[in-house]
Context: one part of a larger RNA
RNA sequence: UGACGGGGGCCCGCACAAGCGGUGGAGCAUGUGGUUCAAUUCGAUGCAACGCGAAGAACCUUACCUGGGUUUGACAUCUGGCGAAUUUCCCCGAAAGGGGAAAAUGCCCGCAAGGGAACGUCAAGACAGGUGCUGCAUGGCUGUCGUCAGCUCGUGCCGUGAGGUGUUGGGUUAAGUCCCGCAACGAGCGCAACCCCUAUCCCUAGUUGCCCCCAGGUGAAGCUGUGGCACUCUAAGGAGACUGCCCGUGUUAAGCGGGAGGAAGGUGGGGACGACGUCAAGUCAUCAUGGCCUUUAUAUCCAGGGCUACACACGUGCUACAAUGGAUGGUACAGAGAGUCGCGAACUCGUGAGAAGGAGCUAAUCUCAAAAAGCCAUCCUCAGUUCGGAUCGGAGUCUGCAACUCGACUCCGUGAAGCUGGAAUCGCUAGUAAUCGCGGAUCAGCAUGCCGCGGUGAAUACGUUCCCGGGCC
Numbered sequence: 001u002g003a004c005g006g007g008g009g010c011c012c013g014c015a016c017a018a019g020c021g022g023u024g025g026a027g028c029a030u031g032u033g034g035u036u037c038a039a040u041u042c043g044a045u046g047c048a049a050c051g052c053g054a055a056g057a058a059c060c061u062u063a064c065c066u067g068g069g070u071u072u073g074a075c076a077u078c079u080g081g082c083g084a085a086u087u088u089c090c091c092c093g094a095a096a097g098g099g100g101a102a103a104a105u106g107c108c109c110g111c112a113a114g115g116g117a118a119c120g121u122c123a124a125g126a127c128a129g130g131u132g133c134u135g136c137a138u139g140g141c142u143g144u145c146g147u148c149a150g151c152u153c154g155u156g157c158c159g160u161g162a163g164g165u166g167u168u169g170g171g172u173u174a175a176g177u178c179c180c181g182c183a184a185c186g187a188g189c190g191c192a193a194c195c196c197c198u199a200u201c202c203c204u205a206g207u208u209g210c211c212c213c214c215a216g217g218u219g220a221a222g223c224u225g226u227g228g229c230a231c232u233c234u235a236a237g238g239a240g241a242c243u244g245c246c247c248g249u250g251u252u253a254a255g256c257g258g259g260a261g262g263a264a265g266g267u268g269g270g271g272a273c274g275a276c277g278u279c280a281a282g283u284c285a286u287c288a289u290g291g292c293c294u295u296u297a298u299a300u301c302c303a304g305g306g307c308u309a310c311a312c313a314c315g316u317g318c319u320a321c322a323a324u325g326g327a328u329g330g331u332a333c334a335g336a337g338a339g340u341c342g343c344g345a346a347c348u349c350g351u352g353a354g355a356a357g358g359a360g361c362u363a364a365u366c367u368c369a370a371a372a373a374g375c376c377a378u379c380c381u382c383a384g385u386u387c388g389g390a391u392c393g394g395a396g397u398c399u400g401c402a403a404c405u406c407g408a409c410u411c412c413g414u415g416a417a418g419c420u421g422g423a424a425u426c427g428c429u430a431g432u433a434a435u436c437g438c439g440g441a442u443c444a445g446c447a448u449g450c451c452g453c454g455g456u457g458a459a460u461a462c463g464u465u466c467c468c469g470g471g472c473c
Stems, first nucleotide, its partner, number of pairs: 008473006015464002019428005026319008034310002042053002064305007073127001077126002079123005086103007107116003129294002132292003138288002140283003143279001145277001150189006156165003169180003195271004200239003204235003209229003214225003242265001245259005321421001325380007337368003342361002348355002387418001392413007434456007
């Protein structure tokens, strides 16, 4: 000077408390440990690993294993020889690969011979290659404390010095935010603001969007016409909120409490944004890179298998245990997205997954597209049930060269555990929790995960003694 204390004071945070819903029990999904295995590739490991890298493991991916091949190599540059490239066919083979046959000549320079570019092939070496090791040699990127309010510097002053002061103190704030004071005076990185979305209004614009007026038309409909851009909306610009106004309070300050006006009030709500640093934190398997190792193998190609195993243990989720429910029929209202190797309508077939079909759409035009919970009506009447759907049998659909290991979905049958979950533990303070569906990325196919979107829409917060984390003295 820090750090620490079951030392003190002050303050904050879903930290506790007050509430609501979960996890821990069940079945299943998924990740991990362990075990097994020829291999179950590798990494991540308290918070801050464990639906994590992986925003898609049937082949590929793929890094692993077994077997079959190659050795200047799957890929790059250089030298020489031959042939243009390329296409087709035959044999062996699981393929990779190996052997053989046929056809065929382009482009540039040149009269021609010939040369060249690109590509293929052969030969020799320089070299290639490595998801091999070291994240404790590194860059870059990231997590975390923490969106916590801190971390420093120049000059001056104090101290032998380390260092202190400033940054402490009195108030105040979400904030080292601001005010006052002060041997300090200033400044920088952080805070805040500037950026984006959202809440109100104005102006501009009016198609693909909209429909106040008129007419036509339908089972219904801006469906159509004439029109129009008023409204909704879209998207470019602007206004608006600043403690600006009033009262009280405070030190005449910063500010705080209340009020008016206002769509919005004291940072309006949300996002992006993460100081000096900490954890030799994570990543050599995104990439880059030093060193080391390997070079007929630790490289490379292929087929099949594995990453999907299963006595068990843990994490994260989904579905439930039912009547605020389940089932059947009817009926209403979103937002945000995606689409040409695509989205795919109507109509027809099928109980269905789906098939057939191909209109329209490079999209405010067409399509995905049915929103679901909700509302109305009827049945079920507390039961392992008309709850629950695991598991298994059979029959199918789709994608794909191919669904055996190992895909998703449909129909018929089967109908397991489960009657609210011990100790313990998690999230959330408002359009939040809870609940309901919709979309997207990845993607041939595959979502209970992830990232978004809207619908319905609560309860509680006395307070800071205690638990955890943090800030100042």
This is a predicted structure of a 473-nucleotide part of an RNA (small-subunit ribosomal RNA, 3' major domain) from an uncultured Syntrophobacterales bacterium. The coordinates come from a structure-prediction model, not an experiment, and the mean pLDDT is 85. Rfam family: Bacterial small subunit ribosomal RNA.